[in-house]
RNA sequence: AGAGUUUGAUCCUGGCUCAGAACGAACGCUGGCGGCGUGCCUAACACAUGCAAGUCGAACGAGAAAGCGGGCUUCGGCCCGUUAGUAGAGUGGCAGACGGGUGAGUAACACGUGGGUAACCUGUCCGGAGGCGGGGGAUAACUCUUCGAAAGGAGGGCUAAUACCGCAUAAACUCACCGGGUUUCGGCCUGGCGAAUCAAAGCUUGCCUCUACAUGUAAGCAAGCACCACCGGAGGGGCCCGCGGCCCAUUAGCUUGUUGGUGAGGUAACGGCUCACCAAGGCGACGAUGGGUAGCCGGCCUGAGAGGGCGAUCGGCCACACUGGAACUGAGACACGGUCCAGACUCCUACGGGAGGCAGCAGUGGGGAAUUUUGGUCAAUGGGCGAAAGCCUGAACCAGCAACGCCGCGUGAAGGAUGAAGGCCCUCGGGUCGUAAACUUCUGUCAGGAGGGAAGAACGGCGGUCCGGUAAUACCUGGGCCGCGUGACGGUACCUCCAAAGGAAGCACCGGCUAACUCCGUGCCAGCAGCCGCGGUAAUACGGAGGGUGCAAGCGUUGUUCGGAAUUACUGGGCGUAAAGCGCGUGUAGGCGGCUUGGUAAGUCGGGUGUGAAAGCCCGGGGCUCAACCCCGGAACGGCAUCCGAAACUGCCUCGCUAGAGUCCCGGAGAGGAAGGCAGAAUUCCCAGUGUAGGGGUGAAAUCCGUAGAUAUUGGGAGGAAUACCAGGGCGAAGGCGGCCUUCUGGACGGUGACUGACACUCUGACGCGAAAGCGUGGGUAGCAAACAGGAUUAGAUACCCUGGUAGUCCACGCCGUAAACGUUGUGUACCAGGUGUCGGGGGUAUCCCUCGGGUGCCGCCGCUAACGCAUUAAGUGCACCGCCUGGGGAGUACGGCCGCAAGGCUAAAACUCAAAGGAAUUGACGGGGGCCCGCACAAGCGGUGGAGCAUGUGGUUUAAUUCGAUGCAACGCGAAGAACUUACCUGGGUUUGACAUGCUAGGAUGCACCCGUGAAAGCGGGCUAUGCUGCUCUUUGAGUGAAACUAGCACAGGUGCUGCACGGCUGUCGUCAGCUCGUGCUGUGAAGUGUCGGGUUAAGUCCCUAAACGAGCGAAACCCCUAUCGUUAGUUACCAGCGGGUCAUGCCGGGGACUCUAGCGAGACUGCCGGCGUCAAGCCGGAGGAAGGUGGGGACGACGUCAAGUCAUCAUGGCCUUUAUGCCCAGGUGUCACACGUGCUACAAUGGCGGCUACAGAGCGACGCAAUACCGCGAGGUGGAGCAAAUCGCAGAAAGGUCGCCCCAGUUCGGAUUGGAGUCUGCAAUUCGACUCCAUGAAGUUGGAAUCGCUAGUAAUCGCGUAUCAGCCACGACGCGGUGAAUAUGUUCCUGAGCCUUGUACACACCGCCCGUCAAGUCAUGGAAGCUGGGAGUACCCGAAGUCCGCUUAGCCAACCCUCGGGAGGCGGCGGCCGACGGUAAGCCUGGUGACUGGGUGAAGUCGUAACAAGGUAACC
Repeated sequence: AGAGUUUGAUCCUGGCUCAGAACGAACGCUGGCGGCGUGCCUAACACAUGCAAGUCGAACGAGAAAGCGGGCUUCGGCCCGUUAGUAGAGUGGCAGACGGGUGAGUAACACGUGGGUAACCUGUCCGGAGGCGGGGGAUAACUCUUCGAAAGGAGGGCUAAUACCGCAUAAACUCACCGGGUUUCGGCCUGGCGAAUCAAAGCUUGCCUCUACAUGUAAGCAAGCACCACCGGAGGGGCCCGCGGCCCAUUAGCUUGUUGGUGAGGUAACGGCUCACCAAGGCGACGAUGGGUAGCCGGCCUGAGAGGGCGAUCGGCCACACUGGAACUGAGACACGGUCCAGACUCCUACGGGAGGCAGCAGUGGGGAAUUUUGGUCAAUGGGCGAAAGCCUGAACCAGCAACGCCGCGUGAAGGAUGAAGGCCCUCGGGUCGUAAACUUCUGUCAGGAGGGAAGAACGGCGGUCCGGUAAUACCUGGGCCGCGUGACGGUACCUCCAAAGGAAGCACCGGCUAACUCCGUGCCAGCAGCCGCGGUAAUACGGAGGGUGCAAGCGUUGUUCGGAAUUACUGGGCGUAAAGCGCGUGUAGGCGGCUUGGUAAGUCGGGUGUGAAAGCCCGGGGCUCAACCCCGGAACGGCAUCCGAAACUGCCUCGCUAGAGUCCCGGAGAGGAAGGCAGAAUUCCCAGUGUAGGGGUGAAAUCCGUAGAUAUUGGGAGGAAUACCAGGGCGAAGGCGGCCUUCUGGACGGUGACUGACACUCUGACGCGAAAGCGUGGGUAGCAAACAGGAUUAGAUACCCUGGUAGUCCACGCCGUAAACGUUGUGUACCAGGUGUCGGGGGUAUCCCUCGGGUGCCGCCGCUAACGCAUUAAGUGCACCGCCUGGGGAGUACGGCCGCAAGGCUAAAACUCAAAGGAAUUGACGGGGGCCCGCACAAGCGGUGGAGCAUGUGGUUUAAUUCGAUGCAACGCGAAGAACUUACCUGGGUUUGACAUGCUAGGAUGCACCCGUGAAAGCGGGCUAUGCUGCUCUUUGAGUGAAACUAGCACAGGUGCUGCACGGCUGUCGUCAGCUCGUGCUGUGAAGUGUCGGGUUAAGUCCCUAAACGAGCGAAACCCCUAUCGUUAGUUACCAGCGGGUCAUGCCGGGGACUCUAGCGAGACUGCCGGCGUCAAGCCGGAGGAAGGUGGGGACGACGUCAAGUCAUCAUGGCCUUUAUGCCCAGGUGUCACACGUGCUACAAUGGCGGCUACAGAGCGACGCAAUACCGCGAGGUGGAGCAAAUCGCAGAAAGGUCGCCCCAGUUCGGAUUGGAGUCUGCAAUUCGACUCCAUGAAGUUGGAAUCGCUAGUAAUCGCGUAUCAGCCACGACGCGGUGAAUAUGUUCCUGAGCCUUGUACACACCGCCCGUCAAGUCAUGGAAGCUGGGAGUACCCGAAGUCCGCUUAGCCAACCCUCGGGAGGCGGCGGCCGACGGUAAGCCUGGUGACUGGGUGAAGUCGUAACAAGGUAACC
């Protein structure tokens, strides 16, 4: 610091996601040790049990028992001592307001920070200066009686105090008066005098100088501790104020003690804190009120910072203590372990009543993903009480549990290659785990055993001793020194020794992001997934394994926060088209503001002071072996307050100015606005005339109008609406404004001077204007025209088209308030090159021209922009102000509110869902877009197919099997150039090292031929010196060996089994189309473009010219083959002109090399020549010559690529499957046909058929062959065999044609299917299932609907011939060959296909694309809804506990004081009143849950249509 993800690719916008850090965590797997920390985030849910606040006998009275000892006893017990002035309880004091817990409530002076208190309090503590005199009456405990189950009372009696109450004394306070100082003028401090009122308590110890008793004690004295009053301090607290820190405006108004005043009450104290009266105020867009959420801070986490999030542990403050209310006591409380009342809950109960409050420490239940021991000790630190010893202390210190976190350590170290075994992979060579292990040599941390063993301890107390106070050597207090004594942790830390590598490694990941790859399994299954996305038979993405990567006693996952995110932008973003400028104006608050003088000092700047707690962060140093952790010091604490200073800038006050703004005057321009009047053209209607059969309308029609007279035409009239031409522009803030005239009226502009003197700009809210449609009331209505009706169109047509037609359009008045209200561009102002139009005005004598203002267009530089584009009319550069945006969908929707008569408008969410949605540009593809151009593409023409019969292929059907493949063009007479074999399929019979290849082991001598049995055959079984064949060696009638063969066994063979979507090769197709690319350069942020576009030209990206391109490659062309002409060479088997010979005749023979021909080599054609056109080009047109002329004709040759096109069944091949079978052998079967389609053949006839006669080819083929002459057969064919390995012989008769004759338009002398019969040939065999022949039979068919195919010249059409395959043939096929031999092309509008340029695009699997809405089924959250049911806050009223306060009470009770002894004062009690919690009633408000039904969202596929994207087939949209 970035990365992934929208696209075919690109740039941008924009969201989503990831890598980091962190945690009081939880979960999964795993787990050796130690240190330091941390540990109910949920139910402020309920709690069993124990403990957590007591202490003081030196304040006071009283005061046991068990036990032990002794004595007595009538043995029942009693007494004494001790226990012991102890325990326990009480009175009293102090402390229970601290410490500890929790975070419910609280949006508040609660908290933070800085101030104020002249408006206050303060126990204990400290300092100062004083006092402490003298009395009185009670009451707990105790005892007696009594009530009660208990808890608890009631009554009688006794008693003490540092308990309680008078009196005395006195300062201070208060009041009155007189002064002083100070002040913010409210007051405060202080001096003097007077008046009234108010205090107290003792305890302990010591001493005997004085007094008394007279031992020693008491008084007394002394010390200490208490006590009272006052002044002050310290520390603590109360109250007040400035500033600061959450969300919602779909909460906009709130408030009656409310705001203020006067007086009073109350408080420690100010104050409406409370009350009476008076006034009517107070708060609020700088956000009151209401609602939601929340303890606040130091800090913690994150971040570069600014920020954001959080508020555990530690520290400060606040609040709370079962819930609500209340006060009492007290220095302090409205009181966690106090009281009273009410409520809920739990427990006890004798049913009458009682008791309780873990948010203290442990612990329990419950909730929850989840959070510990019912531990030890007061040794230390701290707290309470006490004079002290000491007691108490779940504060605290320790220990326990938990990898919850941080930190540290270990699980060994060095050597060790045959690179062991084993695993995994493998191209079988090897690689890897891997120096890893084994093995050798070492070490000893941790854990284990044994031994030693701290620091934390300072005190206090006691003893001794020294000093100080005192009358004192007492006592006491404080201090120094010495001695004694105190540790929960804990025999812990630490140290030493012993033994032994011995006890100690896992987890996640390995497609990209992101570091790490292979095999197997699985087969869109199982599963993974943070995002993109993996998985449909070779998955680095699932599961396992091997290996690797990362971290490590942990590792991952989940959750949360910050970061990345400049994705709320203060630092630091935007708004023409991506989300985003309000439809426009006027203008208030607010913000902001020209030049200049002086002042001021709020902002600003500088310096000082105070504060900013500690801890934390940071820096330095130190202590635990290090670190974490801890200690010390420093810095910092961004802030606030205050004092002093400065005066440039901003603000404020002030003297001025004129450049901004405005006013006056003159001038012209204009559809600016409002009102009234007038005009002509046109449409329609009415009347009349002329006139006759149509008109109208459309793509074509029809509805419609018209013989009752239309349309057309002429004249007259009525009425409404709109203003042709002018028209270019102009005006207005926008919407918008168009005949002419008049009236009223707004604004802008130009010119000239004068005046005002910053009066300016912008603008939340507010107010006004605001197209069309729509609404209300009343008019008006010619044309047009939603709705509606009819006619068409259509599969349908609730549309587009046509004929009608009502609202409406028009006017008046009132609403509505929206729009693609758009320049999709807020307003104002300044600055920054130009050029060229146009409108208004001015200047230069000025129709041109130059120039100055103002408006409105186009082009264009800098600059800006993602690009497109903008560019003085900015989208440039600045300033001022306003509005608006923050992913898409949901949704501009719901709810709420406001507005509206309604329609609806304004404001405006969420759940849920997606990994995108978008902008601009690029390359393609596509278009029922455009331009140019080509092709048998159409047209022009010729012949077909589609109808018939048959052949053949296919689909379908059938079957045991009908093997498999090919499927739009580009499958379908295709693989098949030969299905009885073939043959892959089916049935049946067999076989298992195999029908075929290679190798190994063993066997034995036979093995093969041959023969026999069985059988359909294959096979199985057997025989064999009867016969033939069989290698080599040797001491040859034999033996050995085993190459071949055989048998048995093992490796392996085999597979037309699967995958053409794993592949090679080959092929089809676009397409013989003219295209497809590259290097360098240039342009562009980039995809990419340029080149390859443009102008010409061509069959062609063929060539030429221009041009930021210059070149090049693959294609086109050429090179190759055949063919057309000629030359030359050659001359057999071909040829025969001349010469010779011969025949009935024939190149038959001699011969010839002329010709034809054959087949080698050459020539020839190149727009070369001429004319014209053309850019002096390329080239085109015409001509000459030529066999051939502009590529002469034909072939081979097929660019980059497309179709996952075709083929695993030609072949080859990865992987998978099979192995007595999916291999191999054999027999038999598999040719079917109600149908449908393709391709053909033959026809339907007279341009024909039949019969006779008669011509002329080319290219092939032939020995397993072609076969002549001859003979036989009607014929297929047979017999026979000359000749021929073929320019020699044969197949071989070419046919159409020519000629003669018959047929005479008919189902025929057309047509030949079908069937019967008889044959021929091939072959082992023609039954399924061959071809051919003859005789007989003689079907459909009379030129073929919609539709569709081929062909542009030696072509179509027509005619026959040959060949491959092959025994034969289902061939009418295929591939070739020649014969005869046309017609037509005006042309490119249309159909189809292709090319180039351009345009649009929401397509990119690319139009066979994309995509919309209803409906049906599914799913989801949510809105509405008759209602039903909870929660919350408030208002009014009722009830009114406890309790304070107020009042009443000589009626009940009562000690202190007074008293004349009767009583009084006072208190208690009782009663009443105000307030008042809980509770109740009423009407509403806010907010949940639920609800038949209903609205909506969403997704793969379904139904119906085709709305949008191309001119999307009616341009789209608001």
This is a predicted structure of a 1518-nucleotide RNA (small-subunit ribosomal RNA) from an uncultured prokaryote. Its mean pLDDT, the model's own confidence on a scale to 100, is 83. It matches the Rfam family "Bacterial small subunit ribosomal RNA". RNAcentral holds the sequence, with entries from ENA.